[in-house]
Context: one part of a larger RNA
This record gives sequence, structure tokens and C1' cells, in this order.
RNA sequence: GAGUAGCGAUAAAGCGGGUGAAAAGCCCGCUCGCCGAAAACCCAAGGUUUCCUACGCAACGUUCAUCGGCGUAGGGUGAGUCGGCCCCUAAGGCGAGGCAGAAAUGCGUAGUCGAUGGGAAACGGGUUAAUAUUCCCGUACUUUGAUUUGGUGCGAUGUGGGGACGGAGAAGGUUAUGUCAGCAAGCUGUUGGAAUAGCUUGUUCAAGCCGGUAGGUGGAAAGUUUAGGCAAAUCCGGACUUUCAUAACACCGAGAAGCGAUAACGAUUGUCUACGGACAAGAAGUGACAGAUACCGCGCUUCCAGGAAAAGCCACUAAGCUUCAGCCAAGUCAGAACCGUACCGCAAACCGACACAGGUGGGUAGGAUGAGAAUUCUAAGGCUU
Repeated sequence: GAGUAGCGAUAAAGCGGGUGAAAAGCCCGCUCGCCGAAAACCCAAGGUUUCCUACGCAACGUUCAUCGGCGUAGGGUGAGUCGGCCCCUAAGGCGAGGCAGAAAUGCGUAGUCGAUGGGAAACGGGUUAAUAUUCCCGUACUUUGAUUUGGUGCGAUGUGGGGACGGAGAAGGUUAUGUCAGCAAGCUGUUGGAAUAGCUUGUUCAAGCCGGUAGGUGGAAAGUUUAGGCAAAUCCGGACUUUCAUAACACCGAGAAGCGAUAACGAUUGUCUACGGACAAGAAGUGACAGAUACCGCGCUUCCAGGAAAAGCCACUAAGCUUCAGCCAAGUCAGAACCGUACCGCAAACCGACACAGGUGGGUAGGAUGAGAAUUCUAAGGCUU
């Protein structure tokens, strides 16, 4: 320079009480205001203790600070079912032998890794200052091993099936959810009206089991035979015959009803209180309509640009085994390790040197208006810079 620029979106504050040396900014309460396809909630990435509590205010915080994502200390993350690990493969990587090269090394077969994909199984309520599909209560489910009983042709790294998939369009059946009515509890006045009335609040309940519906798909079943499926096959494929046919049969399949649930939750009320809360009791808990972008289901129709693979799974046999072993069914018992789990997560905790008007993938999607996830107002919830 200069007590100058600036104090980081003009969403907005005001009052009372508390604490304290001190309060515009901290805590509590009331009123006002802002967001509400977000400025709410849940995940992934990334961060790595920032989470909770006690004490503290030098520095950090663009002011103050009794407050804090700050300092010090203590505490906090509980899983057969969530995610990983595991089994499987994609792009791609590595790569025994091998090929090339003077070598370093490059390429690549068998193989082995590699999720952003495929593969078994859990929901509801309660609880902590801080975790919960993990703890507790209740009700379930999966898989592996051992063993018992009964039955029985079992057997793979091989073969076949399946897994198994695109875009667009249209229709149907449902559910989530909402609205209205009914029902329950409570209230009814300030100025005219209002009691067969009006207003406020609530009306919630999962997985699983049962059953196989709306609907969808396939012509179905049996027999004979067979140059294919690198060997074999009773399996798959091919050929033929018979029977039944637009039905039967097989497979898939939401949802509803019932059980789960005489429980739980529940407006509210009562008692106690260290005012933080704790404990106890507990009404109604039905129907109609609307209705998805979710489910049936990538199911149907249609189009050309023709839309992953492998394993788990099912069937078949080979070698082999055949009083056994193995396989199937039922019962009983036992097991299910390890890692992640706090908190932020459109942000003051991530990426931007900052508590930075920037950037950051997925899911949920109430009411009024409306074609709408637009707009404006608003609920739950959050915030007041």
C1' cells in the first nucleotide's frame, strides 16, 4: 500500500430459555424461510477413523465460538443365507513343450489366470451412545459329511441337452403404490352458519409353506432301425411305422386366497423420571376404484445389421466295479472356515493446492397440477450457508 480488496451463489431470519468469563452463529423450544427426480434415502468407486462419548480452544474454521469433519483420551464394525474368497468362463494377460531371434526377447499350443457376466440358500420385528438381512426373538431355507432303514446298474476330464442372450412395436393378466369410502380414537370454537354434521390421526404386517391360477411354450406318446455326435451309448440327431389330436399330455408360470400371525406393529393413554428417557396397557386394523417404466417375460409380433462363453444342472455310455463300492428316497446327527461390514458417499470426509458456485456411476420415486421423471406448491425426510 491499507484498516483498502475480500469474508465464496440474495434459501432469511426473529424471539424466549439454557450453558458459560463472554452467545447473532453452541444446545433446547416456538415462529418464519428453503429443497423435495433433491439440497431426501440406499449402494458402488474413492477416502481411511473423519463414526460415538468425555474433556479442551493455542493453532485449524475467511468473523465469534462454550461449537466442530480441530486437539487429547476412551469406546465402536459380530454373518452357512449380504458382498468377496470359492466353481465357471469373456476381452485380455501369462504360458510347459514348440517356432523365431546373435542375444535381450517376441509369438504361441496344451494349460493357467482374469468380472464389469453365469453359478445353492432369510425374512419380519426388537435392540445400542456408536453395528445389525450379522446381535436377540419368532418363523424359514440351502448345501456338505457321517450314520440307519428301504430300494437299486452305478460310473467321466468323454458325448448330447440345457445354461443361452439383439432392436423395435403392440396387447393382456397382476403387484408396488395411491385415492375414496367404511371402521376406530379424539376434538367441535373467535363472527353468520354447521350434530343423521364437520375436522384431525390411524387403518400396517415379510420370507417361507401350501397349491399350480391368469397366461405362455412344445404337436404328444410308443415301437423298429441307423454311414452322424473323433471310441461307446438305452442319450442326442436322421429314417420308417402305430396311436391320439387341436384336445390330452409335458414343461414354464406372476399374482390372489389360506397358513405364517390368538404373534408383532399400532393412534393414544397411564406411571416413573437423573427430563436424556424408561416401563406398562393398547382401539380399529375392512372394501371399492385407479394403477406403473416393476413382475408374468425379452413371453408374443415383427425387422435385419442376425444379436458371449464356460461351469454348476440333466441324460448317456467308456475304462472299471458289480454280496462291496456307487446311486436314489426317507430319518437322525454334525459342519458351513477366512476377508469386508464404523462413517462420508452429487459431498465440508472422493477428484479439483482450500470446509473451492466445477466434476463424480447405479437404485428408490408419495400428494395436487399435468402427456410427463417438465413446471409450480407440498409430504416423509433434510437444511437455514

Background
The prediction has a mean pLDDT of 81. A computed fold for a 385-nucleotide part of an RNA from a metagenome, annotated as large-subunit ribosomal RNA, domain III. The RNAcentral record of the full RNA draws on SILVA.